[in-house]
Small-subunit ribosomal RNA from an uncultured bacterium, 1487 nucleotides, folded computationally. The sequence is in RNAcentral, with records from ENA and SILVA. Its mean pLDDT, the model's own confidence on a scale to 100, is 84. Its Rfam family is "Bacterial small subunit ribosomal RNA".
C1' cells in the first nucleotide's frame, strides 16, 4: 500500500464487497493466576425493606430514658437534676453542598472572548460599637376531639427567639435646611476593691452591631460559533422604540399608562423533525468524519403541572402549599407516599454487579474541643467486559515404538523428537514460618522559648483493607488449552460420505457421482486465556473531491435572450487600515494526547516537570497586495461621422407554373392503381385533348460544404416601417465593465378557445388486398388538422448531445463579405469579421478535439453522485384542457452504461471458387422383389449408429455356433490363465443306462523322469487360499482409432514496430495462382505447420537379366498347336535409369506470368489416379473391436446346455436390382480382357443326368496346372407393338448340394404358373473423359447361403458447359451489431400464477402545537379591613395574573380501511415478434 467483482478478452466510468483500527458491547465454545480500570446504551417504568443531613448543652427552660452520688423506705421502692450526660422542645447554623440522572432545551442552553447596573452567609484584613428596658412564647401542666395522622381550650416559663428606648466614626435618604437606622451574649483564668454570695470588676477566647475593603461564590448584558427539513416563506400588538410610575440586588416592555410604527427575514426569518453543551474520546497521513460511558466544567431536571415562603444564597432531590395520575392504610369520617442518592426487588431487553466493611485515610457539616454524623469517599464481593503481565514446563531422547489415522504407487508416508524413557528446573500451586507500606505538619499529654497566640522536642493512642502485599522454606512435572479457519481476496490439502438433495455464503459463487467450497476425519494455518460470530462507529472512499473529482459520447451544460440582488473587474498616484502580514500582552482550568524523569520486580497504572493547546481578545507596527476615500488616464465598453451585407424581423401590393373543380368542345372503351390485383371512376360518355373561368396552398430553376438571426427559425417579386453585423476614420465619454440565483420576454411540431378558410395533402374511420391472423406496411377514398386573425400551452434527438466572458498558444487550404497597396484588372500581397476541411504542440478512456479548443489560465451561473422503482407518488406553484414545473421513499438489483478489440452473424456491400446453378447425358420419387431403419407385436423380436456427417452402417456371410435376447433344465473358487499350500496316481482313451443336452451314475485300465536311498521334478484330477468372470453404467471421467468442415487455404511464432491495453502490423493493398502459389509495393524482417515437390500405379524410351513368358530369322514336327532344337530381336514380366522445366518461339506484361490449331515430343503447362488431411470446430461417433478410472453384480448382471428368437408385419422412410420393351425379346453361329484365387483348396479330360450335380480321375503349392467357354459385341432367322415370344413376382411339383441338422429359416435345377409394372406428381441424386451410361469378370467373408451388398478388374464409350444474376456451400476484405452458449443468438409488451412494498380510498382512530370562549386551585400583588391586637400587623372580603379542566372550529403528522392504480421478484406457462443486421416498413425525440 491495497484487492474481488461487470467483458470472449482490454481501457476508463461506476457501484457493491473484503483486509485495519474501535466499543460501556452481546451471543456461541472454551477457561489457570494476578494487577489496573469497567459495568441498565432499553421504560425521566412502578418500586417492598435498610441506611443516604445532621450538629451545637461553651445560646435557654429543663430531665423522657441510660449510669453514678446523695436522702427516705414498710427493703417491694420512693424522692432529688446533685455529677456523667441527655430524648423531646425552642434557639443558631447546616439541610441551595456533597451524591443521582439527562426528560426538557437548537437558545432563559453551552463553549471562546469581553461588559457594567450588582449581591455576596461562613473566610481574612481594617475602623468604630457591644448601653439600658419590654412584653410573649414552646416545652410543661390540666382538659377535650380523633382509628389514625394531628388539633383545640385554659394555665406556667427561659433565652444569642421577639419588640421599643439610647447612642451613630462610618452607612442610607434629602427639596441640601434636615431627616431616619443597631447590637446578645457565652466560656476560661484572676491579684486588689464592692457583694444581695449569684456575682460585679479586670483579662483572654468565642460571639454580636454598624460600616469600609479583599476572597470566593452568584445574578445581568454584549459580540462570534454552535444539528436537518424550502414538498416550512413571510413572521411579530408588549410587537419594536420613546416618556413617565412601579418592579428588582442589579440593566432592561421585567411591569403599567400614554406616544409612535416599528423589529426580524433568502447572509433562511416563522414552523417541522432531532439533540443537553464542552474538556475531550474513537478514527483518519493530513484536513475531515463519527461520538459525548467512565473522570473535569457548566446547564437543566427531581412522579406530572403550577405556585410561592425561609434563606447571604432556593422558587429548594430525601422542605411547604394546590390541581392531576398512581400506590397504600383507613373505624369510610378522612389520612400517607415519591429511590433519576447507596444496595435491592418487579418490568423491559441481547444485555449490565452486593440489600457487604469502614469512617484508618481524603474531603464535608455542626462544635472551643473532645466528637458525632458523612451509601461522598476508602476497601472488599460479583462479571475475561477492555487493557497489561505471568504460567501450563526445560533439555537430551530413532526401535523413527505402538496406535490412530490417514494416505499410499502396497513398497511406503504422515501424525513425530511429538510420546514413552533419562536428567533438570520450580514461575503458578499447596502446606508452613516471617511480615509490611498507607500513620502524622492531626489528636491527647509533658517539656522549652516568652504567659498566651506560636513554634520546636519528647512520650503515648488509632488500620475497614488484612496476617492482605512481600519474603523464606518444604513438597513435587506435579494443578492449568482452547477457538476460528484451510476455493481466490487470504496463511493453511487430502481422503471418506452427500449427489442442485442436504446444505455453505462477506463479495465473486459452490452442490446435478471422481466436491481442496456442503457434512465427518487425519493434517495444515493463525490467534491464544481466550477464539469466532453479530451490531456500531472511522478507515480504505479522491465514492460530495478546501486539502483532492467532474459535466461531447459513461451520470451531468438550463431550449433561447435581457437583466435585478450577488460574486469577479483596467492604467497611474495620494491618504486610509477593515482584509492581509509582524512583535508584544491577557486567556485558551485540571485531567487526557505528546516528551524527559522518577514509582509499583516488568508493563498496564501512577507521580512529577515540560511541550503542546493549531483559537479569542487586547495593544504596537508594516503598507506590497484586496478593500474604502480622492484626484486623474484611454486600451475594456459605449457614441458620432462615412459606406457595405444578407431567405434577418413586421405589415401591404403584385406574379407565373403546378394541382383540383366547373362549364363549352373533340373523342371513344376503358382508366386508375400494384410484386400481382382488387375496391374505385365510366356508355348518364370516363381517361386523354383543346379553350374558358373559380379557388386555396406552396414558391422549381438561381442553389452552394452559401447567407442572416439569440436560439425557435428564415427562401417567387415589390414598398413602407424596424433590428442587428462588419469595415474605414480615431472625433467624443471615462471603467459607463463580465456573469447573472430569484424575475421578465422570445420559444418547432403537435394540440385547445373564438372566428374564417379549405385546392392538395392527410391522424382518425371506411373498403380492398397481403398474411395463420393483420386493428400495420401497398392500394382506392376520407374527418380533424394543415392555411389566416387573435388568445393559449412551453415542450423536441429544443443536438455542435459541447453554458457566458476574456486573454494566450505553429500552420495549410477553401469559401462568404469589406478596407487597401500595387502594372500584377483571366489564381497578386495585406488586414478584418463570419462559415468549412486537414494538421503540429497539447489534452483525451479511447473515438476524436485541435486559434470557431474538449489546449493553457481567470471570472461568474447551471448541473452530476450505481441500475431499476421515476422524471413516477404525495404537496406546492401554472394551465380551459391535455399536461407543465418542483420532486420523494419503500423495496429490488450486482451490477447497469461509455470507448476500442476479436470473432460470429446480416432477408449489409465488393472480389472469387466449387457439377454450386446453368448447359448437357442417366437416374431416384409411381411397380414387384431384396435389403436397412421407424413403427407395431412379441416370452424374446439382443445392441449400438439417428439433418448434412444414422438407414446394403458396426455385419468382408444370424439355420446349430455366432448371439450379446428369451423360456426351460443345469453349476457355484465356477468355462478359461497364474502362483503357493495340501492331496489322489495317472491323464487320455474305450464302453453301457437316466436324460433334450449340459450333466450324473457304472464298468475297463492305470503314471513318467533324476536318485543308492531318504527324497526331489514333471503331468493331471480334487481341495483351499491370493486371486477370476461381467457384450453390466458412465464416449459428459478417458486412451486409442473415425467420420466432418475440406484437399478448403489457410492457421501461427520470433524479433522489430504501432496502441495505457486488449490487440494490430507481417497474413492487409495492385497483380496473379488450384494454392498465404508468386511478383511488386510497404515498419517490417525472417521462421514454422499446412499448399507443391520427395512415394506408389499408369503413359513413352533406354539398360540389365530371360523362365513357367515370347516366337522376328534358323531348323525339325503336327489334322493343329513355341510342340521341339535354337535364340531374347519383339510382346511381356521386374528392377534400375531416362524423360516435361513456361526449357525454346511469338505476342502482352515492371515482374510474377497469360495466351498462341505455336514448334518439338510418347506425353504440355498441376499429363491423368492414389497414398497423403494444418491450426481447430461439432462434450460429433465408438465403454458392445481394444485398453482403462470410478460406479454397480458376486449360489448371479457370472458360467454350461436344449429349443426358440435377432427372419414378425396393419404401416411409413432410405439405398438397390428387374422391369416396363424393338437402340429390344429369344434362336443358331463368330470374335476380343483385365485382375485376381486355389492341398480340410482348384480340378482338366472321360462318362452319367434335361439341369443342379454325380461317378472315375490327370495336372498344379502356380507367369508353368486348374476357376476359365467373358459378356456387351459382330453374322444369320425369328417375334411386330400386344400386359405380349415383354416383364418375372407368386404358388404347385419334382429335385440337386452343403452340413449333426435346411420345419420355424439356405442356395441352386427342372416342370407348371405368369402378379404388378405401358418410362412414374410435387420434389430430389450423380456425372466435366477414358468421365457418365452400359457390358461382364473376380475376390474377401464363407460348410453352405439368403450378394442384387462390398471391394476391385477390364470390355464398348458419349453429350454438354454461353455464363455467375439467382439456390447452395467456402474463401478473403469491408460495415452495423444490444450476439460471444455467438441469429438454433439476443430480447420486448399485454395475460395466467405465488410472494413483497407502495399511492389513492366512503371513512374509522390516535397524537401534538396554537387561536377563541367558559370555569378557575394554591399563590403573589393591589385594594379594603366594622373583627383580633398596646402596637407593629393580622384574619376576613374583593380585584388582576394564572395551572389543571370544559366547549368549538380548523391545521399537522401518524396507524388501520372493503375496493382501486400502477411498480419490484419468482429455471423450464399463454399469444404474438416491438427492438438489436438495411432487424425484413430505418430508427428515435416531442404531442
Nucleotide at each position: 500500500a491495497g484487492a474481488g467483482u461487470u467483458u470472449g478478452a482490454u481501457c476508463a466510468u461506476g457501484g457493491c464487497u473484503c483486509a485495519g483500527a474501535u466499543u460501556g458491547a452481546a451471543c456461541g465454545c472454551u477457561g489457570g493466576c494476578g494487577g489496573c480500570a469497567g459495568g441498565c446504551c432499553u421504560a425521566a417504568c412502578a418500586c417492598a425493606u435498610g441506611c443516604a443531613a445532621g450538629u451545637c448543652g461553651a445560646g435557654c427552660g429543663g430531665c423522657a430514658g441510660c449510669g453514678g452520688g446523695u436522702c427516705c423506705u414498710u427493703c417491694g421502692g420512693g424522692a432529688u437534676g446533685c455529677c456523667g450526660g441527655c430524648g423531646a422542645g425552642c434557639g443558631g447554623c447546616g439541610g441551595a453542598c456533597g451524591g443521582g440522572u439527562g426528560a426538557g432545551u437548537a437558545a432563559u442552553g453551552c463553549c471562546u472572548a469581553g461588559g457594567a447596573a450588582u449581591c455576596u452567609g461562613c473566610c481574612u484584613g481594617g475602623u468604630a460599637g457591644u448601653g439600658g428596658g419590654g412584653g410573649a412564647u414552646a416545652a410543661c401542666g390540666u382538659u377535650c376531639g380523633g382509628a389514625a395522622a394531628c388539633g383545640g381550650a385554659c394555665g406556667c416559663u427561659a433565652a444569642u427567639a421577639c419588640c421599643g428606648c439610647a447612642u451613630a466614626c462610618g452607612u442610607c435618604c434629602u427639596a441640601c435646611g434636615g431627616g431616619a437606622g443597631a447590637a446578645a451574649g457565652c466560656g476560661g483564668g484572676g491579684g486588689a476593691u464592692c457583694u444581695u454570695c449569684g456575682g460585679a470588676c479586670c483579662u483572654c477566647g468565642c460571639g454580636c452591631u454598624a460600616c469600609c475593603a479583599g476572597a470566593u461564590g452568584a445574578g445581568c448584558c454584549u459580540a462570534g460559533g454552535u444539528c436537518g427539513g424550502a414538498u416550512u416563506a413571510g413572521c411579530u400588538a408588549g410587537u419594536u422604540g420613546g416618556u413617565g410610575g412601579g418592579g428588582u440586588a442589579a440593566u432592561g416592555g421585567c411591569u403599567c399608562a400614554c406616544c409612535a410604527a416599528g423589529g426580524c427575514g433568502a447572509c433562511g426569518a416563522u414552523c417541522c423533525g432531532u439533540a443537553a453543551c464542552u474538556g475531550g474520546u474513537c478514527u483518519g497521513a493530513g484536513a475531515g468524519g463519527a461520538u459525548g460511558a467512565u473522570c473535569a466544567g457548566u446547564c437543566a431536571c427531581a412522579c406530572u403541572g403550577g405556585a410561592a415562603c425561609u434563606g447571604a444564597g432556593a422558587c429548594a432531590c430525601g422542605g411547604u402549599c394546590c390541581a392531576g395520575a398512581c400506590u397504600c392504610c383507613u373505624a369510610c369520617g378522612g389520612g400517607a407516599g415519591g429511590c433519576a442518592g447507596c444496595a435491592g426487588u418487579g418490568g423491559g431487553g441481547a444485555a449490565u454487579a452486593u440489600u457487604g466493611g469502614g469512617c484508618a485515610a481524603u474531603g464535608g457539616g455542626c462544635g472551643c474541643a473532645a466528637g458525632c454524623c458523612u451509601g461522598a469517599c476508602c476497601c472488599a464481593g460479583c462479571c475475561a467486559u477492555c487493557c497489561c503481565g505471568c504460567g501450563u514446563g526445560c533439555a537430551g531422547g530413532a526401535a523413527g515404538a505402538a496406535g490412530g489415522u490417514c494416505c499410499u504407487a502396497c513398497g511406503g508416508a504422515u501424525u513425530g523428537u511429538a510420546a514413552a524413557c533419562u536428567g533438570c528446573u520450580u514461575u503458578u500451586g499447596u502446606c508452613a514460618g516471617g511480615g509490611a507500606a498507607g500513620a502524622a505538619a492531626a489528636u491527647u499529654c509533658a517539656g522549652u522559648a516568652u504567659u498566651u497566640a506560636u513554634a520546636c522536642u519528647g512520650a503515648g493512642c488509632u488500620g475497614a483493607c488484612g496476617g492482605u502485599a512481600c519474603c523464606u522454606g518444604g513438597c513435587g512435572a506435579a494443578u492449568a488449552a482452547g477457538c476460528a479457519c484451510c476455493g481466490g481476496c487470504u496463511a493453511a490439502c487430502u481422503c471418506c460420505g452427500u449427489g442442485c438433495c442436504a446444505g455453505c455464503a462477506g463479495c465473486c459463487g459452490c452442490g446435478g457421482u471422481a466436491a481442496u467450497a456442503c457434512g465427518g476425519a487425519g493434517g495444515g494455518u493463525g490467534c491464544a486465556a481466550g477464539c469466532g460470530u453479530u451490531a456500531u462507529c472511522c478507515g480504505g472512499a479522491u465514492u460530495c473531491a478546501c486539502u483532492g473529482g467532474g459535466u461531447u459520447u459513461a451520470a451531468a451544460g438550463g431550449g433561447u435572450g435581457c437583466g435585478u440582488a450577488g460574486g469577479c473587474g483596467g492604467u497611474u498616484a495620494u491618504a486610509u487600515a477593515a482584509g492581509u502580514c509582524a512583535g508584544u500582552g491577557g486567556u485558551g482550568a485540571a485531567a487526557g494526547c505528546c516528551c524527559g524523569u522518577g514509582g509499583c520486580u516488568c508493563a498496564a497504572c501512577c507521580a512529577u516537570g515540560g511541550a503542546a493547546u493549531u483559537g479569542c481578545c487586547a495593544u504596537u507596527g508594516a503598507a506590497a497586495c484586496u478593500g474604502c476615500a480622492u484626484a486623474a488616464c484611454u486600451u475594456g465598453a459605449g457614441u458620432a461621422u462615412a459606406g457595405u451585407u444578407g431567405a434577418a424581423g413586421u405589415g401591404g401590393g403584385c406574379g407565373g407554373a403546378a394541382u383540383a373543380c366547373a362549364u363549352c368542345a373533340u373523342g371513344u372503351a376503358g382508366c386508375g392503381g400494384u410484386g400481382a390485383a382488387a375496391u374505385g371512376c365510366u356508355u348518364a360518355g370516363a381517361u386523354a385533348u383543346g379553350a374558358u373561368g373559380u379557388a386555396g396552398a406552396a414558391c422549381a430553376c438561381c442553389a452552394a460544404u452559401u447567407g442572416c438571426g439569440a436560439a425557435g427559425g428564415c427562401a417567387g417579386c415589390u414598398c413602407g416601417c424596424u433590428a442587428a453585423a462588419c469595415u474605414a476614420u480615431c472625433a467624443c465619454u471615462g471603467a459607463c465593465g463580465c456573469u447573472g440565483a430569484g424575475g421578465c420576454a422570445c420559444g418547432a411540431a403537435a394540440g385547445c378557445g373564438u372566428g374564417g378558410g379549405g385546392a392538395g395533402c392527410g391522424a382518425a374511420c371506411a373498403g380492398g388486398a397481403u398474411u395463420a391472423g393483420a386493428u400495420a406496411c401497398c392500394c382506392u377514398g376520407g374527418u380533424a388538422g394543415u392555411c389566416c386573425a387573435c388568445g393559449c400551452c412551453c415542450u423536441a434527438a429544443a443536438c455542435g448531445a459541447u453554458g457566458a466572458a476574456u486573454a494566450c498558444u505553429c500552420g495549410a487550404u477553401g469559401u462568404a463579405u469589406g478596407u487597401u497597396c500595387u502594372u500584377u484588372u483571366u489564381a497578386g500581397g495585406a488586414u478584418a469579421u463570419g462559415c468549412g476541411u486537414c494538421c503540429a504542440a497539447g489534452c483525451a478512456a479511447a473515438a476524436g478535439c485541435g486559434u470557431u479548443a474538449a489546449g493553457u489560465a481567470u471570472u461568474c451561473c447551471a448541473c452530476c453522485u450505481g441500475g431499476g422503482g421515476a422524471g413516477u407518488a404525495c404537496g406546492g406553484c401554472c394551465a380551459c384542457a391535455a399536461g407543465g414545473u418542483u420532486a420523494a421513499a419503500a423495496c429490488u438489483c450486482a451490477a447497469a452504461g461509455g470507448a476500442a478489440u476479436u470473432g460470429a452473424c446480416g432477408g449489409g456491400g465488393g472480389c472469387c471458387c466449387g457439377c454450386a446453378c446453368a448447359a448437357g447425358c442417366g437416374g431416384a420419387g409411381g411397380a414387384g422383389c431384396a435389403u436397412g431403419c421407424g413403427g407395431u407385436u412379441u416370452a424374446a423380436u439382443u445392441c449400438g449408429a439417428u439433418g448434412a456427417u444414422a438407414c446394403g452402417c458396426g455385419a468382408g456371410g444370424a439355420a446349430c455356433c455366432u448371439u450379446a435376447c428369451c423360456u426351460g433344465g443345469g453349476c457355484u473358487a465356477g468355462a478359461a490363465u497364474g502362483c503357493a499350500c495340501g492331496u489322489g496316481g495317472a491323464c487320455c482313451g474305450a464302453u453301457c443306462c437316466a436324460g433334450a443336452a449340459a450333466u450324473g451314475g457304472g464298468u475297463u485300465u492305470u503314471c513318467c523322469c533324476c536318485g543308492c536311498a531318504a527324497g526331489g521334478g514333471g503331468c493331471c484330477g480334487c481341495g483351499u487360499g491370493c486371486a477370476a468372470g461381467g457384450u453390466g453404467c458412465u464416449g459428459c471421467a478417458u486412451g486409442g482409432c473415425u467420420g466432418u468442415c475440406g484437399u478448403c487455404a489457410g492457421c501461427u511464432c520470433g524479433u522489430g514496430c504501432c496502441g495505457u491495453g486488449a490487440g494490430g502490423u507481417g497474413u492487409u493493398g495492385g497483380g496473379u495462382u488450384a494454392a498465404g502459389u508468386c511478383c511488386c509495393g510497404c515498419a517490417a524482417c525472417g521462421a514454422g505447420c499446412g499448399c507443391a515437390a520427395c512415394c506408389c500405379c499408369u503413359a513413352u524410351c533406354a539398360u540389365u537379366a530371360g523362365u513357367u513368358g515370347c516366337c522376328a530369322g534358323c531348323a525339325g514336327g503336327u489334322u493343329a498347336a513355341g510342340c521341339u532344337g535354337g535364340g531374347c530381336a519383339c510382346u511381356c514380366u521386374a528392377a534400375u535409369g531416362a524423360a516435361a522445366c513456361u526449357g525454346c518461339c511469338u505476342g502482352c506484361g515492371u515482374a510474377a506470368g497469360c495466351a498462341g490449331u505455336g514448334a518439338g515430343g510418347a506425353a504440355g503447362g498441376c499429363g491423368g489416379g492414389g497414398a497423403c488431411g494444418a491450426c481447430g470446430u461439432c462434450a460429433a461417433g465408438u465403454c458392445a473391436u481394444c485398453a482403462u478410472g470410478g460406479c454397480c453384480c458376486u449360489u448371479a448382471c457370472g458360467c454350461c446346455c436344449a429349443g426358440g428368437g435377432c427372419u414378425a408385419c396393419a404401416c411409413a422412410c432410405g439405398u438397390g436390382c428387374u422391369a416396363c420393351a424393338a437402340u429390344g425379346g429369344u434362336c443358331g453361329g463368330g470374335a476380343c480382357a483385365a485382375a485376381g484365387g486355389g492341398u480340410c483348396g482348384c480340378c482338366a479330360c472321360a462318362c452319367c443326368g434335361c439341369g443342379a450335380g454325380g461317378u472315375g480321375g490327370a495336372g498344379c503349392c502356380a507367369a508353368u496346372c486348374c476357376c476359365c467357354c467373358a459378356a456387351a459385341c459382330c453374322c444369320g432367322g425369328u417375334c411386330u407393338c400386344a400386359g405380349u415370344u415383354c416383364g418375372g413376382a407368386u404358388u404347385g411339383g419334382a429335385g440337386u448340394c452343403u452340413g449333426c441338422a435346411a420345419c420355424u429359416c439356405g442356395a441352386c435345377u427342372c416342370c407348371a404358373u405368369g402378379a404388378a409394372g405401358g418410362c412414374g406428381g410435387a420434389u430430389u441424386c450423380g456425372c466435366u473423359a477414358g468421365u457418365a451410361a452400359u457390358c461382364g469378370c473376380a475376390u474377401a467373408u464363407c460348410a453352405g447361403c439368403a450378394a442384387u451388398g462390398a471391394u476391385g478388374c477390364g470390355g464398348u464409350g458419349a453429350a454438354u458447359a454461353c455464363g455467375u444474376u439467382c439456390c447452395c456451400g467456402g474463401g478473403c476484405c469491408u460495415u452495423g451489431u444490444a450476439c460471444a452458449c455467438a441469429c438454433c443468438g439476443c430480447c420486448c409488451g399485454u395475460c395466467a400464477a405465488g410472494c413483497c412494498a407502495u399511492g389513492g380510498g366512503a371513512g374509522u382512530u390516535g397524537a401534538a402545537g396554537g387561536u377563541a370562549c367558559c370555569u378557575g386551585a394554591a399563590g403573589u400583588c393591589g385594594a379594603u379591613g366594622a373583627c383580633c391586637g398596646c402596637a407593629a400587623g393580622g384574619a376576613g372580603u374583593c380585584g388582576c395574573c394564572c395551572a389543571a379542566g370544559g366547549u368549538a372550529a380548523a391545521u399537522u403528522c401518524g396507524a388501520u380501511g372493503a375496493c382501486u392504480g400502477g411498480g419490484g421478484c419468482u429455471a423450464a406457462g399463454u399469444c404474438g415478434u416491438a427492438a438489436c443486421a438495411a432487424g425484413g416498413u430505418a430508427a428515435c425525440c416531442g404531442u